[in-house]
RNA sequence: GGCCUCUUCGUCUAGUGGUUAGGACGCCGCCCUCUCACGGCGGCAACACGGGUCCGACUCCCGUAGAGGUCA
Numbered sequence: 001g002g003c004c005u006c007u008u009c010g011u012c013u014a015g016u017g018g019u020u021a022g023g024a025c026g027c028c029g030c031c032c033u034c035u036c037a038c039g040g041c042g043g044c045a046a047c048a049c050g051g052g053u054c055c056g057a058c059u060c061c062c063g064u065a066g067a068g069g070u071c072a
Base pairs, nucleotide, nucleotide: 001071002070003069004068005067006066007065010025011024012023013022018055027043028042029041030040031039048064049063050062051061052060
């Protein structure tokens, strides 16, 4: 340098064009308990960035950035 794949809450992850973007762990609050732990309930929190297509994009296309793989 060429080609391929990936990028979603703090972390791991689901999502295959129309839903309020879901779950687990974590964090916060409440309940429970003499207290802590366990357990129960609730809450906060995310689509890498910029364009395009479409009535509508996390999803499709192009580019940029980052990561990984492969070839030279």
The RNA shown here (transfer RNA) has 72 nucleotides and comes from a Patescibacteria group bacterium. The RNAcentral record of the sequence draws on ENA. Rfam family: tRNA. From the family's description: Transfer RNA (tRNA) molecules are approximately 80 nucleotides in length. Lineage of the source: Bacteria > Bacteria candidate phyla.